[in-house]
């Protein structure tokens, strides 16, 4: 696209079509086949005459009627169960047949006979149905007469045919027909022979269309003659006897499926799939068998027998076939009225008239399915209302509605009203008052499916929160879901939309058109070769293939084209192509095949040579292990990462000598050579096969491939019989290990070996099947051969192997590339997603082990190849970092601070969680802070902003209360600008009341966000246009060589260029110069003053740039030494952080997006808490002491801070600190040094080291130090003696010590930031830890090794295979019993015609046997399904 569908929502009209796909299941009740009185005898009725007494006979009609008798029932309708071929389709034949009714032709149509049904009596029987006696007609039966071109025998003749044979035609013998009917006739309807034609059939050839080989052999009347029978004919179709034949790999038999066809869907086409409906053919009629009638049937609505089933019964017996129309019931997801009518068309009888017809025309039921038509159509903007949405401005729904104006398909009504009806005319319509047609009448009754994440046309909102749910693939859903549900909206199709199901396409995903097999599924181990398939030049010859042309058929319908009719369409006619086919004539004569002659290149023969681990035997020979005999010698050996085990004082190992035995052959050895593959290596000889090279004697296509077949076929393994030196599975032992049925070690037994048998696999690989021919080169080898040369060399052709680059081609790409994976021919072979599985079952093969052949059930949406980019790697190569290393000095132990986490609590607010959370957010929680908790309190609000009113604003004490707040609009108080003289009036700000909006939230989500931030990293990257290369992902630039701290920079390159990052610039530090110099410095003894030198500030410059010299490098970049220099290779130091990465961190710093909350998650106020303590982790201070602490004297700084301030000097105070207030808004005053130094003391101890803890007594801040703050002095005097696995920083003014300032802050640092003093050791060097870069290389990783992923176990669910049996089903067999019916026998019984004068005789019937044979019954297999305890393994979670 399509459909004989079905579900689901929905439903307005019509036309023309279709409708049990399933149970070929039963089936209730009407109907579907009858008709002729013009064949036939009768009965009943009625009409009329006629005898004539009611009444009865007798004629003459008309109607019904059983019956006999003809025709029909074999047609028409159904159904598809059978059937793989007695079918069917397309073409032939039939010299092997038939054909009733029809048509045309011949010729007839005499005379005769006995029955017989109805009928009428008798009688059986529930019924179905019969028995007997009488008597009777026919166009019912039977002789007879005649009669041939017909039939049989014989004899003859011409002519055809492939053949058996045929036709034509002569002659003789035999035998061999009839009916009659109606009419007043005419004359028609019949009847009889025969011939012929039409129709219809039978028969019989060829070629055509399903599936399995896990069906491979199969058949006895099979195959075939030959007599016979049979039939309409032919023929094993039957039978009797001879022969052994016949089919089969070109698929016999067997199983499974299954009505063929025309058509029909689909498709470009070829083809795939299909058989409903109409049409043609076959079968089938409850299941099996049979035959009778007859033209015709083995017969749907006939018969008989036999089953099963179903109804009637008086139990004795009898009926009966819906797969005819309609219905029923049942099935089942699913198909309809027990209708109308024979008016039409056809069909049976009939002479008709006419009856019959559920063939048929027609209605009715279903939107089943095509095709039509409608549900309105212009107008219409206040863009209503309302619904969604908003960014609140509007968007959209939308000209849609309303409304105005028509119009009337369809619809109701009324009124008209066909065709289908015809061949002279009348009659005759079921459908139907239908279609149509006029009128009126009213917008008035007539829109739904499905969709809207991509493919795919069509987006928001709300709801839900990996829930409930979607789904053809992909996949969507875990609080912002265009994917799930609703809703507005849009798309799309429309009386239908969607779903499901099936079949074509798309799929070049079975490849004829038109596929592949290195590496993706696929080349057989390898060879030999049988059938097949292909197959070299020439010439001829017929025409099988091939072409060309005519003829025949390829019904019809359908198809496609032109025209017509129904209003159009579907639908119908007509007409024409088409039906690409088969067969038939007649021609060609290049190909192909055939058949004949020839040919040498293909192949092979032969000669001359020639390499070679080719094979099979036999024999030999050294090394070398190992055992044994012996000497010599002594304590080890042996093995390993390290060891044990194991050997060894019975003497090993090692050494020497001699023996035995087995097995494999070192060097030569070489991507060398040799064979079909496996495979083959010591030397010799004997067999023996095969390549190459040359020459052209012979043959002449003998060739190539090769399904089955036979053959060879590594190792391992089997069987039997040797053999056994070494190595070595199993197996011991000993070690490694958490373990170690294992890597390593010591022993060690099948094997390994030989000889002979079996097995048939390997990653048996070049992952490449075998032949030929053809296509650039380049450079090794092996083997031969020409030519040139003086020449073994070298050089130069050639052929055969053998390897490596490498052009064209080709390949998804990798790659191949004369040894193809290229270009073309020939066979063969194998391949069509993964798994399940190379498994089960069954074959067939093994001695077994297995080996071949080789599936399904199921279950995935991927499995796979080839390259990329990254990232990994207990891969590689370079490089670099306080990363190792070398050092200092720590931390892990103590005892305090400090943070966490755990616990606890009414709270212990919250975040931070490896590096890159933990002295972090917090530069500083006693109240505030503060967000927590417990209580008490406020509700347009503690704060923002509008509005309106009043009010200036503000507002005590005291009282209550914990305090907020109340009292309270108290009492007090009355400002500012403007206008105005004033009054008074407006303003700004503020403030009370009041109303609505709102405020408020440190509440959630950092995984909705923005800005900040850490980190990898101050690591050297990270892109990008244009070009080039790739089919592309990409790649190149960027790689390579060198150098650097650097993608720095210099070379080279299919690259050229750029940007971000590095470097520079900035800022500070180190010299020096000018310039300026107070508060600063000062050469003057000090002060003033004075200088502007020094230092000091502070600007503004120079200065360093591998500039210079060397040497190395590549003449480069640029290293290294070096020379001036304050400073030398980026002088130190800061500041700066590329693309990114970590869903890294923060909603509690600020913003924000949605969600919650709104008398509370807001706002306050008092109290508590954040500060709690069995416990554990960081980070930190102080220690442990003598490079020390303690006393005592004495110096030397920088950064900075200071008016709510910094605070001198003096005084008191042991101290904190008090009281004081000079000076300082600072180069001006203040804060304001320590270690160092130097002098003494302590002497190694838990101390004169530590300083915790704790009493007691002060100071200080603050409102307030109890939870909870800092100092001070006195006393107390705990841990701790240098810290375990472990781990941390730092490379120079650095480590380490030593102070000392600052911010935050009322008061509270061991924290943080900063400052200077004092001042080290060490770097060999890059193997290793750890990060990190760049090249390269594996990868089954891409969430990217914190990855992927494999087996068991253990549990749930599915299917399957075995299985002791257990139950069916098929389809044949053998044997038994046979039923009915043909056919045959038979004097056992009967018996009209015919023949006889009889007697009987021919013929018939029964009834008896035989043959054969349905259904049964039996018996053993085979074959094919269910069940099955238990078990095997397998799939998914």
């Nucleotide at each position: 696209g399509a459909c004989g569908a079905a579900c689901g929502c929905u439903g307005g009209c019509g036309g023309c079509g279709c409708g049990c796909c399933u149970a070929a299941c039963a089936c209730a009740u009407g109907c579907a086949a009858g008709u002729c009185g013009a064949a036939c005898g009768g009965a009943a009725u009625u009409g009329c005459u006629a005898g004539c007494u009611u009444g009865c006979u007798a004629g003459c009609g008309g109607u019904u009627c059983a019956g006999u008798g003809g025709c029909g029932a074999a047609c028409g309708g159904g159904u598809g169960a059978g059937u793989a071929a007695g079918a069917c389709g397309u073409a032939a034949g039939c010299a092997a047949c038939c054909u009733g009714c029809c048509u045309g032709u011949u010729a007839g149509u005499g005379g005769g006979a006995g029955a017989u049904a109805g009928c009428u009596g008798a009688u059986g029987g529930a019924a179905a149905c019969g028995u007997c006696a009488g008597g009777u007609a026919a166009u019912a039966u039977c002789g007879c007469a005649u009669a041939a071109u017909a039939u049989a025998u014989a004899u003859g003749u011409a002519u055809c045919g492939c053949a058996u044979g045929a036709u034509a035609u002569a002659u003789a013998u035999a035998a061999g027909a009839a009916a009659g009917g109606a009419g007043a006739a005419a004359u028609c309807c019949g009847c009889u022979u025969a011939c012929a034609g039409a129709u219809g059939g039978g028969c019989u050839u060829a070629c055509g269309g399903c599936c399995g080989a896990u069906u491979a052999g199969c058949c006895a009347g099979u195959u075939g003659g030959u007599g016979g029978g049979g039939u309409a004919a032919u023929g094993g179709c039957c039978u009797a006897c001879c022969a052994a034949a016949g089919c089969g790999a070109c698929g016999a038999u067997c199983g499974g499926u299954a009505g063929c066809c025309g058509u029909a869907c689909u498709g470009a086409g070829a083809g795939g799939u299909u058989c409903a409906a109409c049409g043609g053919c076959c079968a089938c009629a409850u299941u099996g068998g049979g035959a009778c009638u007859g033209a015709g049937a083995c017969a749907c609505g006939g018969c008989c027998c036999a089953g099963a089933c179903u109804c009637c019964u008086a139990c004795g017996g009898g009926a009966g076939g819906c797969a005819g129309c309609a219905g029923u019931g049942g099935g089942g997801g699913a198909u309809a009225u027990u209708g109308c009518g024979c008016g039409a068309u056809g069909g049976a009888g009939g002479a008709a008239a006419c009856u019959c017809u559920g063939a048929c025309g027609c209605a009715g039921c279903g939107a089943c399915g095509c095709c039509g038509c409608g549900u309105g159509a212009g107008g219409g903007a206040a863009g209503a209302a309302g619904g969604u949405u908003u960014u609140c401005g509007g968007a959209u729904u939308g000209u849609a509605a309303a409304c105005c104006u028509c119009u009337g398909u369809c619809c109701u009504u009324g009124g008209g009203g066909a065709a289908g009806a015809a061949a002279a005319a009348a009659a005759u319509g079921a459908c139907g008052g239908u279609a149509c047609c006029c009128a009126a009448g009213g917008a008035g009754g007539a829109a739904g499916c499905c969709c809207c994440g991509g493919c795919u046309a069509a987006c928001u909102a709300c709801g839900u929160g990996c829930c409930a749910g979607c789904a053809g693939c992909c996949g969507c859903g875990g609080u912002a879901a265009u994917a799930c549900g609703u809703a507005g909206g849009g798309g799309g199709c429309g009386a239908g939309c969607g779903u499901u199901g099936u079949c074509c396409g798309g799929a070049a995903u079975u490849a004829u058109u038109g596929g592949g097999u290195g590496u993706a599924a696929a080349g057989g181990g390898u060879g030999c070769g049988u059938a097949g398939g292909c197959g070299g030049c020439u010439u001829a010859u017929a025409a099988g293939g091939u072409c060309u042309a005519g003829c025949g058929u390829g019904a019809a319908a359908a198809c496609c084209c032109a025209g017509g009719g129904c209003u159009c369409a579907a639908c119908c006619c007509u007409g024409g192509g088409a039906c690409u086919g088969c067969g038939u004539u007649a021609g060609a004569a290049a190909c192909c095949g055939a058949u004949a002659a020839g040919c040498u290149u293909g192949a092979g023969u032969g000669a001359a040579g020639u390499a070679g681990a080719g094979g099979c035997a036999a024999g030999c020979g050294g090394a070398a292990u190992u055992u044994c005999c012996g000497g010599u010698g002594u304590a080890g050996c042996g093995g390993u990462g390290a060891a044990a085990u194991g050997c060894g004082u019975a003497g090993a190992u090692a050494u020497c000598g001699g023996a035995a035995g087995g097995a494999a052959c070192a060097c030569c050895a070489g991507u060398g050579g040799c064979g079909a593959a496996g495979g083959c290596g010591g030397c010799u000889u004997g067999c023996u096969g095969g390549g190459c090279u040359u020459c052209a004697a012979c043959u002449g296509a003998c060739g190539c491939u090769g399904a089955g077949g036979c053959a060879c076929g590594a190792a391992a393994g089997c069987g039997u019989g040797g053999g056994g030196a070494g190595c070595a599975a199993a197996c011991a032992g000993g070690a490694u290990u958490a373990g170690a049925u294992a890597c390593c070690c010591u022993g060690g037994u099948a094997g390994u070996c030989c000889a002979u048998g079996c097995u048939g696999u390997a990653a048996a690989c070049g992952a490449u099947g075998c032949u030929u021919a053809c296509u650039a080169g380049g450079u090794g080898u092996g083997g031969g051969g020409g030519g040139a040369c003086u020449g073994a060399c070298c050089c130069c052709u050639u052929c055969c192997g053998u390897g490596c680059c490498g052009c064209a081609g080709u390949u998804a790409a990798c790659g191949c590339a004369a040894u193809a994976a290229g270009u073309a021919a020939g066979c063969c072979a194998c391949c069509u997603g993964g798994g399940g599985a190379g498994u089960a079952c069954g074959g067939c093969c093994g001695c077994a082990a297995g080996g071949u052949u080789g599936a399904a059930a199921c279950u995935c949406a991927a499995a796979g190849g080839a390259a990329u980019u990254g990232a990994c790697g207990g891969g590689g190569a370079c490089c670099c970092g306080c990363a190792c290393a070398a050092g200092c000095a720590g931390u892990g132990g103590a005892g305090u601070a400090u943070g966490u986490g755990g616990u606890u609590u009414a709270a212990u607010u919250c975040g931070a969680c490896g590096a890159u959370a933990c002295g972090c957010g917090a530069a500083g929680a006693a109240u505030c802070u503060u967000a927590c908790c417990a209580g008490g309190u406020u509700u347009u609000g503690a704060c923002a902003a509008u509005c309106a009113a009043c009010u200036a604003a503000c507002g005590a004490a005291g009282c209550g209360g914990a305090a907020a707040c109340g009292u309270a609009u108290u009492a007090g108080g009355u400002g500012c600008c403007c206008c105005g003289c004033a009054a008074g009036g407006g303003g700004a700000a503020a403030g009370u009341u009041g109303g609505a909006a709102c405020a408020g939230g440190u509440g959630g989500c950092g995984c909705a966000u923005g800005g900040u931030u850490g980190u990898c990293g101050u690591c050297a990257g990270c892109u990008c246009g244009u070009g080039u290369c790739g089919u592309g992902a990409g790649a190149u630039g960027u790689u390579g060589g060198g150098u650097u701290a650097a993608g720095u920079c210099c070379c080279g390159c299919a690259a050229c260029g750029a940007g971000c990052g590095c470097a520079a610039c900035c800022c500070u530090u180190g010299c020096c110069g000018u310039c300026a110099g107070u508060u600063g410095c000062u050469a003057c003894g000090a002060a003033a003053g004075a200088g502007a030198a020094c230092u000091c500030u502070g600007a503004c410059g120079g200065g360093a740039c591998u500039g210079c010299c060397g040497u190395u490098g590549a003449c480069a970049a640029a290293a290294c030494g070096g020379a001036g220099g304050a400073a030398g290779g980026u002088g130190g130091g800061g500041a700066u952080g590329a693309u990114g990465u970590c869903a890294a961190a923060u909603c509690c710093u600020c913003a924000u997006g949605c969600c919650c909350u709104u008398u509370a998650u807001a706002a306050u106020c008092u109290g508590g808490g954040c500060u709690a303590c069995a416990c554990a982790c960081g980070u930190a201070c102080u220690a442990c002491a003598a490079u020390g602490g303690c006393c005592a004297u004495u110096a030397c700084a920088a950064c900075g801070a200071g008016u709510u301030g910094c605070a001198a000097a003096a005084c008191c105070g042991c101290g904190a600190g008090g009281u004081g207030g000079a000076g300082c808004u600072a180069a001006u005053c203040u804060u304001a040094a320590a270690a160092a130094a130097u002098g003494g003391u302590c002497u190694c101890a838990g101390u004169u080291c530590g300083g915790a803890u704790c009493g007691c007594a002060g100071g200080c801040u603050g409102a307030a130090a109890u939870u909870c703050g800092c100092c001070u002095a006195c006393g107390u005097g705990a841990a701790g003696u240098u810290g375990g696995a472990a781990u941390u920083g730092c490379u120079a003014g650095u480590a380490a010590u030593c102070g000392c300032g600052g911010a935050u802050c009322a008061g509270a640092a061991u924290g943080c930031c900063g400052c200077g003093g004092u001042g080290a050791a060490u770097a060999c060097g890059u193997u290793c830890c750890c990060g990190g870069g760049u090249c390269u290389u594996g990868u089954a990783c891409a969430c990217a090794c914190c990855g992927c992923c494999c087996g068991u176990c253990a549990a749930a669910c599915c299917a399957u295979g075995g299985g002791a049996g257990c139950c069916g089903g098929u389809a044949a067999u053998g044997c038994c019993c046979a039923a009915a019916a043909c056919c045959g026998a038979u004097a056992g019984c009967c018996u009209a015609a015919c023949c006889g004068c009889a007697a009987g005789g021919a013929g018939g019937g029964c009834a008896u046997c035989g043959u054969c044979u349905a259904a049964g019954g039996u018996a053993g297999g085979a074959u094919u399904g269910g069940c099955g305890a238990c078990u095997g393994g397998g799939g998914u979670u």